[in-house]
RNA sequence: CCCCGGGGGGCCGGCUCGACCGGCUGAGAGGCGGCUGAUGGCCGCGACCCGCUGAACCUGAUCCGGUUUAUGCCGGCGGAGGGAGGG
Numbered sequence: 001c002c003c004c005g006g007g008g009g010g011c012c013g014g015c016u017c018g019a020c021c022g023g024c025u026g027a028g029a030g031g032c033g034g035c036u037g038a039u040g041g042c043c044g045c046g047a048c049c050c051g052c053u054g055a056a057c058c059u060g061a062u063c064c065g066g067u068u069u070a071u072g073c074c075g076g077c078g079g080a081g082g083g084a085g086g087g
Stems, first nucleotide, its partner, number of pairs: 001087003004051004010024005015018001031045005057082003063076004
């Protein structure tokens, strides 16, 4: 570099209550299209992060401490267990 694969989308406020607007952290907090018809979902594509030198992400966890209006916001748990690669 090429191809393939894994993953997440939280919290707060507002109203005209929509798959809306604003704010916080973050690489990313839903950009586009479709479906559903409603505690805010599902599918596809895209962006972003990550693929064993694996802290991307999941589990423990409705956990513990701190902070905050609130929150995986920060730290602990913890290099604990799991976790997606070929040319």
A computed fold for an 87-nucleotide RNA from a Sphingomonadaceae bacterium, annotated as TPP riboswitch aptamer (THI element). NCBI's taxonomy places the organism under Bacteria, Pseudomonadota, Alphaproteobacteria, Sphingomonadales, Sphingomonadaceae. It was read from a public genome assembly, where an Rfam model found it. Its mean pLDDT, the model's own confidence on a scale to 100, is 76. The model forms 100% of the base pairs in the Rfam consensus.